[in-house]
Context: one part of a larger RNA
RNA sequence: CUGGGCGUAAAGGGCGUGUAGGCGGGGAUUUAAGUAGGGUGUGAAAACUCCGGGCUCAACUUGGAGACUGCAUCCUAAACUGGAUCUCUUGAGGGCAGGAGAGGAAAGUGGAAUUCCUAGUGUAGCGGUGAAAUGCGUAGAUAUUAGGAGGAACACCAGUGGCGAAGGCGACUUUCUGGACUGUACCUGACGCUGAGGCGCGAAAGCGUGGGGAGCGAACAGGAUUAGAUACCCUGGUAGUCCACGCCGUAAACGAUGAAUACUAGGUGUAGGAGGUAUCGACCCCUUCUGUGCCGCAGUUAACACAAUAAGUAUUCCGCCUGGGGAGUACGGCCGCAAGGUUGAAACUC
Numbered sequence: 001c002u003g004g005g006c007g008u009a010a011a012g013g014g015c016g017u018g019u020a021g022g023c024g025g026g027g028a029u030u031u032a033a034g035u036a037g038g039g040u041g042u043g044a045a046a047a048c049u050c051c052g053g054g055c056u057c058a059a060c061u062u063g064g065a066g067a068c069u070g071c072a073u074c075c076u077a078a079a080c081u082g083g084a085u086c087u088c089u090u091g092a093g094g095g096c097a098g099g100a101g102a103g104g105a106a107a108g109u110g111g112a113a114u115u116c117c118u119a120g121u122g123u124a125g126c127g128g129u130g131a132a133a134u135g136c137g138u139a140g141a142u143a144u145u146a147g148g149a150g151g152a153a154c155a156c157c158a159g160u161g162g163c164g165a166a167g168g169c170g171a172c173u174u175u176c177u178g179g180a181c182u183g184u185a186c187c188u189g190a191c192g193c194u195g196a197g198g199c200g201c202g203a204a205a206g207c208g209u210g211g212g213g214a215g216c217g218a219a220c221a222g223g224a225u226u227a228g229a230u231a232c233c234c235u236g237g238u239a240g241u242c243c244a245c246g247c248c249g250u251a252a253a254c255g256a257u258g259a260a261u262a263c264u265a266g267g268u269g270u271a272g273g274a275g276g277u278a279u280c281g282a283c284c285c286c287u288u289c290u291g292u293g294c295c296g297c298a299g300u301u302a303a304c305a306c307a308a309u310a311a312g313u314a315u316u317c318c319g320c321c322u323g324g325g326g327a328g329u330a331c332g333g334c335c336g337c338a339a340g341g342u343u344g345a346a347a348c349u350c
Base pairs, nucleotide, nucleotide: 003322004321005320006319007304008303012318014201015200016199017198021194022193023192025088026087027086028085029084030083031082033081034080035077036076037075038074039073040072041071042070048066049065050064051063052062053061054060091191092188093187094186095184096183097182098181103177104176105175106174107173108172109171110154115149116148117147118146119145120144121143125136126135162169163168206247207246208245209244210243211242215241216240220236221235222234223233258317259316260315261314262313263312266295267294268293269292270291271290272289273288274287275286276285299306300305323350324349325348332343333342334341335340
């Protein structure tokens, strides 16, 4: 090297888009690069293997044959791969007709609740806890009524329901806009799959500038608890949480399960369509496509479990792993305002 693997043992890139590359549907004709057969030349000798010979044997040595699995060139074959031309429609894309959706962006609007302010009623407590205290309150609180301000989040509907590539998305209306699904079979005619680099998106926290600030709340202060209590509990409370623009680029970014295609018993929910049956009509019932759950056979698995949404059976392409610690560290490169990110060792040690 020929390997074996990646749900939980080490190992799927956070997600997409796409360059190079790799791989790629049916038919016909052709070519002969790959492929296959044959010929010729070459592949030094020695070594190696086999059959013999020579030293008494062996090592050693020597003759013949094989081998040197290669390269070049010529001839032939044409199934497969590749190239060329023509063609097909099932893969892929488009058209037309539909219905569904918290998909995205912007603007506007609404009600409940918390807090604060003003005014009224009203009086001694309120609040908080395991129990308390700090705290608030006779300068009139808590409670209650009316009015106002402001910010943030949208109860019920709500559902292993929906949408999105992932992160994620939930009040209502309008505008702009992406994708998927179903039916039809009108058009193109393999236009496809994957994808090293590249580019884009990417929760929360954090950073920069400017706003905003109701509630919550790192840090911080006080009260408790305790042997102590730099905590858990309580009273406060600053950054932050919100908005605009720009950065950061990480997560148990999880289904801890890369993408695509085909095939392989069933049963039962649910979401969006379509067809049929039935009916006056709707419901019901049957079939079918797409999604999302549960159970389960074969098969797989170390077991747990997975089981048409595979971890089954196969193919293609990418990423990644190779004992634990040292260490996702050091050094260097690249990126970043910084925090840090990314790439990523070794000595030593068990």
Record summary: Predicted 3D model of a 350-nucleotide part of an RNA (small-subunit ribosomal RNA, central domain) from an uncultured bacterium. Its mean pLDDT, the model's own confidence on a scale to 100, is 88.